[in-house]
Context: one part of a larger RNA
RNA sequence: ACCGGCGAGUUAUUUUUUCAUGCAAGGUUAAGUCGAAGAGACGGAGCCGUAGCGAAAGCGAGUCUGAAUAGGGCUAAAGUAUGAAGGAAUAGACCCGAAACCCGACGAUCUAUCCAUGAGCAGGUUGAAGGUGAGGUAACACUCACUGGAGGACCGAACCGACGUUCGUUGAAACGCCCGCGGAUGACUUGUGGAUAGGGGAGAAAUUCCAAUCGAGUUGGGAGAUAGCUGGUUCUCCCCGAAAUAGCUUUAGGGCUAGCGUCUGAAACUAGUCUGUGGAGGUAGAGCACUGAAUGCAUGAUGGCCGUUAUCACGGUACUGAUUGCAAUCAAACUCCGAAUUCCAUAGAUGUUAUUCAGGCAGUCAGACUGUGGGGGAUAAGCUCCAUGGUCUAAAGGGAAACAGCCCAGACCGUCAAAUAAGGUCCCAAAAUCUAUACUAAGUGUUAAACGAUGUGGAGAUGCACAAACAACUAGGAUGUUGGCUCAGAAGCAGCCAUCAUUUAAAGAGUGCGUAACAGCUCACUAGUCGAGUGCCUCUGCGCGGAAAAUUUACCGGGGCUAAGUAUAGUACCGAAUUUACGGAUUUGUAUUUAAUUAUAUAAGUGGUAGGGGAGCGUUCCAUAUGGGGCGAAGCGGUACCGAGAGGAGCCGUGGACUGUAUGGAAGUGAGUAUGCCGGU
Numbered sequence: 001a002c003c004g005g006c007g008a009g010u011u012a013u014u015u016u017u018u019c020a021u022g023c024a025a026g027g028u029u030a031a032g033u034c035g036a037a038g039a040g041a042c043g044g045a046g047c048c049g050u051a052g053c054g055a056a057a058g059c060g061a062g063u064c065u066g067a068a069u070a071g072g073g074c075u076a077a078a079g080u081a082u083g084a085a086g087g088a089a090u091a092g093a094c095c096c097g098a099a100a101c102c103c104g105a106c107g108a109u110c111u112a113u114c115c116a117u118g119a120g121c122a123g124g125u126u127g128a129a130g131g132u133g134a135g136g137u138a139a140c141a142c143u144c145a146c147u148g149g150a151g152g153a154c155c156g157a158a159c160c161g162a163c164g165u166u167c168g169u170u171g172a173a174a175c176g177c178c179c180g181c182g183g184a185u186g187a188c189u190u191g192u193g194g195a196u197a198g199g200g201g202a203g204a205a206a207u208u209c210c211a212a213u214c215g216a217g218u219u220g221g222g223a224g225a226u227a228g229c230u231g232g233u234u235c236u237c238c239c240c241g242a243a244a245u246a247g248c249u250u251u252a253g254g255g256c257u258a259g260c261g262u263c264u265g266a267a268a269c270u271a272g273u274c275u276g277u278g279g280a281g282g283u284a285g286a287g288c289a290c291u292g293a294a295u296g297c298a299u300g301a302u303g304g305c306c307g308u309u310a311u312c313a314c315g316g317u318a319c320u321g322a323u324u325g326c327a328a329u330c331a332a333a334c335u336c337c338g339a340a341u342u343c344c345a346u347a348g349a350u351g352u353u354a355u356u357c358a359g360g361c362a363g364u365c366a367g368a369c370u371g372u373g374g375g376g377g378a379u380a381a382g383c384u385c386c387a388u389g390g391u392c393u394a395a396a397g398g399g400a401a402a403c404a405g406c407c408c409a410g411a412c413c414g415u416c417a418a419a420u421a422a423g424g425u426c427c428c429a430a431a432a433u434c435u436a437u438a439c440u441a442a443g444u445g446u447u448a449a450a451c452g453a454u455g456u457g458g459a460g461a462u463g464c465a466c467a468a469a470c471a472a473c474u475a476g477g478a479u480g481u482u483g484g485c486u487c488a489g490a491a492g493c494a495g496c497c498a499u500c501a502u503u504u505a506a507a508g509a510g511u512g513c514g515u516a517a518c519a520g521c522u523c524a525c526u527a528g529u530c531g532a533g534u535g536c537c538u539c540u541g542c543g544c545g546g547a548a549a550a551u552u553u554a555c556c557g558g559g560g561c562u563a564a565g566u567a568u569a570g571u572a573c574c575g576a577a578u579u580u581a582c583g584g585a586u587u588u589g590u591a592u593u594u595a596a597u598u599a600u601a602u603a604a605g606u607g608g609u610a611g612g613g614g615a616g617c618g619u620u621c622c623a624u625a626u627g628g629g630g631c632g633a634a635g636c637g638g639u640a641c642c643g644a645g646a647g648g649a650g651c652c653g654u655g656g657a658c659u660g661u662a663u664g665g666a667a668g669u670g671a672g673u674a675u676g677c678c679g680g681u
Base pairs, nucleotide, nucleotide: 001681002680003679004678005677006676011091012090013089014088015087016086017085018084019083020082021081022080023079026048027047028046032042033041034040052059053058062074063073064072065071094232095231097229101222102221103220104219105218106217112196113195114194115193116192117191118190119189120188121186123155124154125153126151130147131146132145133144134143135142159183160182161181163180164179167176198214200210201209202208235616236615237614238613239612240611245258246257247256248255249254259364260363261361262360263359264358265357266356267355270354272350273349274348275347276346277345278344279343280342285337286335287334291331292330293329295327296326297325298324303319304317305316306315307314367392368391369390370389371388372387373386374385375384376383397408398407399406412584413583414582415581417580418579419578423574424573425572426559427558428557432571434570435569436568437567438566439565445561451545452544455542456541457540458539459538460537462535463534464533472529473528474527475526476525478502479501480500483497484496485495508523512521513520585606586605587604588603589602590601591600592599617670619667620666621665622664623663624662625661626660627659628658635654636653637652638651639650641648642647
């Protein structure tokens, strides 16, 4: 791992609700006694009910409060016993699961320290004190030689240890092996016997050791500790079907009450929708009348400064800037105004009660995304917090390549039928290479901004133009004059001022380049050549650039497409579990009907998690009735039958002795999941 078996809402007592049955203003016995450990009888103690109200005295269909005869509160309508079922309480209370806590025992054959008594340490080296002799001293001191053999001394085996790497890491080994490494006469190592025990011991001290167990050993018990936590919780079908919110909570992943679900009963033409009528309100918008913000112009109080002045005053001011006026603005905490939607009331219509009340039983209290209105954030987040819809949750099907929350649409079952939705119709791949008119040339489509650009289409405005425009080419572009000033110079062209006049077809006291300054080139302007459009501006459609990322094209799903792209209009078709058609099942309402949920008709239904309700199947045993079985029971194997399903027959084989059916009853009553338990392989 697989297969098989086992494996979880039980039982007792009390209570509440519903149902059933008996009796009923009553109902009922308990212990116990008799009896066959039975049935049954006896047993009236007790319990519940028959009257309540008040703190009580007390009164009583009433009573309490109260001065009250008022008002108000609580009362006044059948119960009881037993059984069944749904809940609750108390018990282990659906099952498994702690880490821990306490009590008593057992452990120092491992290990820590200690006690007693024994044992062990190859070999080599160094050469302390002391000693002897000699020298030396007044005597010491001191020196030399020899001797001597000290040491938590040195090197290094046994022995003890464990610093590093390798290997090993389902090991040869629950700590080892190889190679190196440290101590090795000592605070050394070791044998045997003994001592210290669990909040205790021991500890050269590491929370280290106390038998592979240590921040409190092991084992038995309290004990089924407790677990607001995790996991698991076993047959079928039918009806309905949530919540992820509020308040409170040592509360926040728990609970209680309400909200939302379900079942039973009861009740108003109840809810909802539409229309009319009457109201509520201060949002969106708008506005500036208030409160504030804020721009320009005018006004110009007050104050400052200057002048004048003995003072008072007066004058001036490119300072300050109140107020007021005009114009134009802004606001969640502004409003002279003010919708839509919403809400309330009422009338009518519609409306298979969808409403409300009472009672039984719940679950829910982590929500998610999306549209809209907002707060927080950065007008960030697959962010966060509200409101209001939707979907998912608990919803399958079609579309969006794939894709809980987006779009379409809500699956009772069957059909090799039809019509559609969203979305599509060149191929993958069902259906238009459809029709008409435009646009795009960028593979834009098939990602993105400020900004940039003679891309291109449409609309509009305006200037010039056959008296010849725009562009190009040819020619002219002059004179007073080098204008005046300034300046070293300033001559159209550093700068300042002025910017006239003349000749002209036209030509600036000069548009740019240029020179030291001139010169030179050029432009404006004019004529000629040419011969029909040309310049500029605004709005707008589609495109272009801006545009760099990491395994592989990779931002059309792919092929590919110049439409098979984009815009507008149209026709046809495809396309879902939608709708329709045909057949069938079932629920509820209504009507008729039947002994009867019996039957028929009709209308509306039949997705579903938590959860509520209903109806059934099967297993074991019991009672009663009735069957089968050696001419073959159960079990097992096979099988094309029946039932909506759980399931149930028949036949064949195997097997070799039990076992059905009907009606009731009682449960150790249904297995795939609990890192479940046991066995087999």
The prediction has a mean pLDDT of 85.
The part of an RNA shown here (large-subunit ribosomal RNA, domain II) has 681 nucleotides and comes from a Bacilli bacterium.
NCBI's taxonomy places the organism under Bacteria, Bacillati, Bacillota, Bacilli.